[in-house]
RNA sequence: AGAGUUUGAUCAUGGCUCAGAGUGAACGCUGGCGGCGUGGCUCAGACAUGCAAGUCGAGCGAGAAUAUGCCUUCGGGCAUAGGAAAGCGGCAAACGGGUGAGUAAUACGUAAGUAAUCUGCCUCUAAAACGGGAAUAGCUUGGUGAAAACUGAGGUAAUGCCCGAUACCAACUUGUUUCGCAUGAAACAAGUUUGAAAGGUUUGUAAUGACGUUUAGAGAGGAGCUUGCGGCCUAUCAGCUUGUUGGCGGUGUAAUAGACCACCAAGGCUAAGACGGGUAGCCGGUCUAAGAGGAUGUACGGCCACAUUGAAACUGAGAUACGGUUCAAACAUCUACGGAUGGCAGCAGUUUCGAAUUAUUCACAAUGGGCGAAAGCCUGAUGGUGCGACGCCGCGUGGAGGAUGAAGGUCUUCGGAUUGUAAACUCCUGUCGUUGGGGAGUAAAAAGCUGGUGAAGAAUCAGCCUUGAGUUAACCCAAAGAGGAAGCAGUGGCAAACUCCGUGCCAGCAGCCGCGGUAAUACGGAGACUGCGAGCGUUACUCGGAUUUACUGGGCGUAAAGGGUGCGCAGGCGGUUAUGUGUGUUGGGUUUGUAAGGCUAUGACUUAAUUAUAGUAAGGGCUCAAAACUGCAUGACUAGAGUCUCGGAGGGGUAAGCGGAAUUCCAGGAGUAGUAGUGAAAUGCGUAGAUAUCUGGAAGAACACCAAAGGCGAAGGCAGCUUACUGGACGAAGACUGACGCUCAGGCACGAAAGCGUGGGGAGCGAAAAGAAUUAGAUACUCUUGUAGUCCACGCCGUCAACAUUGUACACUAAAUCUUGGCGUGUCGAUCGUGUCAGGAUUCAAGCUAACGCGAUAAGUGUACCGCCUGAGGACUACGGCCGCAAGGCUAAAACUUAAAGGAAUUGACGGGGACCCGCACAAGCGGUGGAGCAUGUGGCUUAAUUCGAUGCAACGCGAAGAACCUUACCUAAUCUUGACAUGUAGAGGACCGCGUAUGAAAGUACGCUUCCCUUCGGGGCCUUUACACAGGUGCUGCAUGGCUGUCGUCAGCUCGUGUCGUGAGAUGUUCGGUUAAGUCCGGUAACGAGCGCAACCCUUGUCUUUAAUUGCCAGCAAGUUAUGUUGGGGACUUUAAAGAGACAAACUUUAUAGUGGGAAGGUGGGGAUGACGUCAAGUCAGCAUGGCCCUUACGGUUAGGGCUGCACACGUGCUACAAUGCCUGGUACAAAGGGAUGCAAUAUCGCGAGGUGGAGCCAAUCCUAAAAACCAGGCCCAAUUCAGAUUGAAGUCUGCAAUUCGACUUCAUGAAGUCGGAAUCGCUAGUAAUGGUACAUCAGCUACGGUACCGUGAAUACGUUCCCGGGUCUUGUACACACCGCCCGUCAAGUCAUGAAAGCUUGUUUUGCCUAAAGAGCGUUUAACCAACCGUAAGGAGGUGGCGCUUUAAGGUAGGGUGAGUGAUUGGGACUAAGUCGUAACAAGGUAGCC
Repeated sequence: AGAGUUUGAUCAUGGCUCAGAGUGAACGCUGGCGGCGUGGCUCAGACAUGCAAGUCGAGCGAGAAUAUGCCUUCGGGCAUAGGAAAGCGGCAAACGGGUGAGUAAUACGUAAGUAAUCUGCCUCUAAAACGGGAAUAGCUUGGUGAAAACUGAGGUAAUGCCCGAUACCAACUUGUUUCGCAUGAAACAAGUUUGAAAGGUUUGUAAUGACGUUUAGAGAGGAGCUUGCGGCCUAUCAGCUUGUUGGCGGUGUAAUAGACCACCAAGGCUAAGACGGGUAGCCGGUCUAAGAGGAUGUACGGCCACAUUGAAACUGAGAUACGGUUCAAACAUCUACGGAUGGCAGCAGUUUCGAAUUAUUCACAAUGGGCGAAAGCCUGAUGGUGCGACGCCGCGUGGAGGAUGAAGGUCUUCGGAUUGUAAACUCCUGUCGUUGGGGAGUAAAAAGCUGGUGAAGAAUCAGCCUUGAGUUAACCCAAAGAGGAAGCAGUGGCAAACUCCGUGCCAGCAGCCGCGGUAAUACGGAGACUGCGAGCGUUACUCGGAUUUACUGGGCGUAAAGGGUGCGCAGGCGGUUAUGUGUGUUGGGUUUGUAAGGCUAUGACUUAAUUAUAGUAAGGGCUCAAAACUGCAUGACUAGAGUCUCGGAGGGGUAAGCGGAAUUCCAGGAGUAGUAGUGAAAUGCGUAGAUAUCUGGAAGAACACCAAAGGCGAAGGCAGCUUACUGGACGAAGACUGACGCUCAGGCACGAAAGCGUGGGGAGCGAAAAGAAUUAGAUACUCUUGUAGUCCACGCCGUCAACAUUGUACACUAAAUCUUGGCGUGUCGAUCGUGUCAGGAUUCAAGCUAACGCGAUAAGUGUACCGCCUGAGGACUACGGCCGCAAGGCUAAAACUUAAAGGAAUUGACGGGGACCCGCACAAGCGGUGGAGCAUGUGGCUUAAUUCGAUGCAACGCGAAGAACCUUACCUAAUCUUGACAUGUAGAGGACCGCGUAUGAAAGUACGCUUCCCUUCGGGGCCUUUACACAGGUGCUGCAUGGCUGUCGUCAGCUCGUGUCGUGAGAUGUUCGGUUAAGUCCGGUAACGAGCGCAACCCUUGUCUUUAAUUGCCAGCAAGUUAUGUUGGGGACUUUAAAGAGACAAACUUUAUAGUGGGAAGGUGGGGAUGACGUCAAGUCAGCAUGGCCCUUACGGUUAGGGCUGCACACGUGCUACAAUGCCUGGUACAAAGGGAUGCAAUAUCGCGAGGUGGAGCCAAUCCUAAAAACCAGGCCCAAUUCAGAUUGAAGUCUGCAAUUCGACUUCAUGAAGUCGGAAUCGCUAGUAAUGGUACAUCAGCUACGGUACCGUGAAUACGUUCCCGGGUCUUGUACACACCGCCCGUCAAGUCAUGAAAGCUUGUUUUGCCUAAAGAGCGUUUAACCAACCGUAAGGAGGUGGCGCUUUAAGGUAGGGUGAGUGAUUGGGACUAAGUCGUAACAAGGUAGCC
């Protein structure tokens, strides 16, 4: 510090996710030791049991057990000592300990105030302590009760209670003086009132001392009250309040106060958020973060609140009291049913809840607290230990050496690699743990004893002595022994770490992206590796990353986001200058900022965690100063703003009036058959007279031309002409006011269209509606009609793609051009020009922007203010509120779903987008196919099998250049198992070969006969056999592959280097203007070059030359034959086959295209070979090769027979025809290119023929195979024929072991369909189509009519590129990128989920009125009840208790309101879910442009 994820790729926007740190944690796996911490976060649910607050005999009375003595009726009694339990009394119990329910302020933090206060114990100071009295508990004795307890009588004490005296002093009243920020404070003087336990202790007694008591003052510490500032969410909570706000007078309190009461006034709070709702203890701190911030408040510390729930007071210095009281309620326990008791949110512990949180432990030894004079007692505070890896920290599980790199495991290319110096093994060490032994410190004070000093027993000093829960400890020593001690997660990317096996979209994984459908580094296992390590992972939560709420530090033209527009109160901000002030601001000083924590430094525990000591921060208060900026006050100024004068421009607004053209309607004339409408039609209108035409009239609405990139207005918007009224802007000069300004939440006003209300109006147009078409349908698009509406007046509505998708105002920042309005200059006056102000536009610099683009009318640079945004969907929605007559509008969520959604630009692809171009693509022609028969291939069907593959073009006379057996892969049957074939090892044997017998369809099976070589004598060669490795597979996967091939397409394209442009993907080059068959070439050009393609080089063919001349040729010469290059000979010609020539836009005309000549050939001369980058997961595992998988007495091998040829049917490719340009018969001529030895085969001969016999010649320019159409003559005469030949019968030939399934051919006979072929469709542009024959490969033969070659004869047509198909280039749109066979919308149907409405139902909370009203308190009353203190001799009085009443009031009841939650038949939409239904709305002009 970043990374992954939207896309084919890119940039930016934007969310989601990850890596880090942390936790009072929990869960999973695992677990050696120690130190220090920490541990009910949930039920403030309920609690058994034990303990957690007592103490004082030196305040008081009484006094048990026990001991001793005496007495005894033997029951016991008395005295002394003793001092338990209980009681009166004092102090403490208000601390300590727990919890966080409540509380949004009666709280907390911080800083102040208290002149508005209190304060037990403690310290200091001053003074004092006099005289009396009456009770009461305990106890004794009765009574009631189950108990708890209550009660009568008797007698008793005090440091308990009461009365009186005294008063330094205090309080109150009055006065004087001084002082203060106001109320007031202090000092002094006078007057009135109030107060003591004369106590206990030490000693024999007293005094004294100390302790205790009283009054007053001061202090310390503690507490109360008040105030400023600060810290949560919600406005879908906007108004709240009647003791409310204030006053006067009281009550009340320690004290202020509406705290309370009576009266008076009508106030008080609130947009700087009152009131209401939700949530929450607050802080020091803690976690995180670079910081600013964000989150949090466990442990430790401070404060607050609470103690089962609610209410209340008492006591007291202090409580409205956790382990006190009273009452009410709920719950629980006991009960004799009358009643009584209880409160763990103290420490342990139980139960419930929950993912989850410990021992019913030891001790007061230390620290601290209470009481006490003290000893001491009490102390679940505290100190310790225990349990839990819950956290942090430390240590260990060994160290060194050790290679034939052992074995085993894993992988393997079988060579090896790795685990791995790891182990074994050798030599050491001894931490921790184990065993044994030793062993500090926490503990020295107080107390006690002794001594010094002292008047002292006080205080103080010195010495001695005693006290340890933890502790079986820290630490040390010794012994044995590597011995007892390693796991967890991960390994596709992010993110360190890879292989094998299993599985086969299954099982499963997953934080995000995503893995898994037979070769998974992603699942499960194994090995290896990586990370951390007594832990490691997961889950949950917090901060971070996230600049993703942006103060630091974001945005709003198109990504989410500018309010529809203006006016304007509050608010925010504000020109120049002077003076003052000192609000903000800055600096100094001072105070506060508890401790702990943090940071820095130094120490102590062996180290660390931990801990000790010292220093230190932000912030707040007070105070002193400064005066630039800011605020405030006062004064001045004119540059902002405004007013006045003059001027011109304008569809600015409102109202009234007027006008012409057109449409429609009405009336009339004239006139006849159509009109209207459309892509084409029809509905409609019209013979009852339309349309068209003329005249007249009526009505309503809108204003052609001018007219424009033009004008005006705040926006919406505004257009015939005239008039009236009226708003604003602009220009030119000056004069005046003197900051009067800018922006603006709320508010007010305006606000298109549609819509609503009332009343008019209604020509045209025209939702709805009707009809006609279109269509599969057509509730649409098109057409004919047509109602609301559109128009007017008044009133609502208040929305829009109200858009420039750009808030308003001001300032600044290069240019150029046009235009509207005005003014100046210029001119005699104008035009043009030029200058300037205010508008409207275009092109651009800088700059900005993700890019597109913006660019003085900014989206640039700055300032001020307002509005708005924070992933997509749900949702411009629900609920609530406000507005509206309604429609609806404004405001505006959540659950849930999801990893994207969206922007700009790029490259492609596509378009029922555009432009240009090409091709037998169309057109123009010729001939076919599709109809018939047959051949052949395919599908389908059939079958035991009909083997397999190929399936749009680019499968279908294709693999197959040849299935009777073989081939053959299929089926049936039989049979073999190291195998038909290869290699190796080990063993046995001997040759092998060959021959024979039996059986069988054969393969095979069984049996028999015969029989080696070499040698170094070890053995080897060869063969058979046995066993093991292995062979074998046309079994699967062409979607694991190689190789080869098809196709787009012989189309002209496809790329690269460097440079340049762009943030980038990419672009440029390759586009553009011409040209070409061509990215062919030229020109231009931020490109310059290059490569693969094109072309050329290659073969063949066309002309010529040279060379050569056999088997080819024969002109001339010679010979010969019936005849023939037959022979001699020749090379002229043809031919053959070698080498060359030739054609290059070379020449002429022409700018060029193009034309012309010459020439055998002319514009790539014809043909062939040659196939760029790539596309189709195209085809082929069955040609071959090959990974993986599968079979192994079979999915392998062999054999026989069958099948691949099967036939209701459909399709493709062909052949033969349908005839006279023909057929038949006869005659007769001319090729090329091939093939030939298990071959081609002549002459001859036999046969009607296929063919037979026979064999010359030929291993080939020598011989053979070997031409047909054409041409000549004759016949046929338009007929299913002398056309056509299928089918069938008979007889044959040939090949071959074999011709039945299932061959070809021949002869005779038979003589089918067919008379030129529907929709549709194919080939071809010249030696081409068409037509005629020939040869060859395969091959024993053949299904060949197929395929591949060859020559003969030999046409027609092309105006042209509108259209169909395919292709190329440029451009445009795109929501497509698996790329239009794309994408994608809505209803319906199914399932799941959350949610709204809903008659209601249930429940919580809060509030109002009324009723009832406990305990308590206050006030009053009661002397018909009771009472010790004072008065009184007494009676009685005073006073008190009790009763009663009133007030207040918890709980309860009742009636209602608000608000929250749950549930609810039914119902609404929403979201999601591979392959449901119906259509095709959107994306291209998406086929009617889309959208609001």